[in-house]
RNA sequence: GCCCUGAUAGCUCAGUUUGGCGGAGUAGCUGCUUCGUAUUAAAAAAGAAAAAGCAGUUGGUCGCAGGUUCAAAUCCUGCUCAGGGCU
Numbered sequence: 001g002c003c004c005u006g007a008u009a010g011c012u013c014a015g016u017u018u019g020g021c022g023g024a025g026u027a028g029c030u031g032c033u034u035c036g037u038a039u040u041a042a043a044a045a046a047g048a049a050a051a052a053g054c055a056g057u058u059g060g061u062c063g064c065a066g067g068u069u070c071a072a073a074u075c076c077u078g079c080u081c082a083g084g085g086c087u
C1' cells in the first nucleotide's frame, strides 16, 4: 500500500438478508413480598440494612461526516478506530 470483518443502552450482543415504531439479557433506579439479623423494649411487640423473589421503569448522535430516498442502524461515498489476511 491492497483486501476482508467489526463499531448499536454502563456491559455482553441481536436487528442489516427484504429501508418502514430502535430491541433482548445484564446492570442501575422505584415499589411490593419474603426473611426477622442490628436496634428499641420488662414482655407482647416493633423493626431497618443486607440478601432473595416478583413487578414496573430510566437509559441511544446505531463510530464520524456527507449523499440517495417520502422514509436510513440498514443502501452509496469518504474518513476514524479495532481485529485478521496479502504484498
Base pairs, nucleotide, nucleotide: 001086002085003084004083005082006081007080010026011025012024013023020070028057029056030055031054032053033052034051039046040045063079064078065077066076067075
Predicted 3D model of an 87-nucleotide RNA (transfer RNA) from a Candidatus Woesearchaeota archaeon. Its Rfam family is "tRNA". Taxonomically the source falls in Candidatus Woesearchaeota (Archaea, Nanobdellati).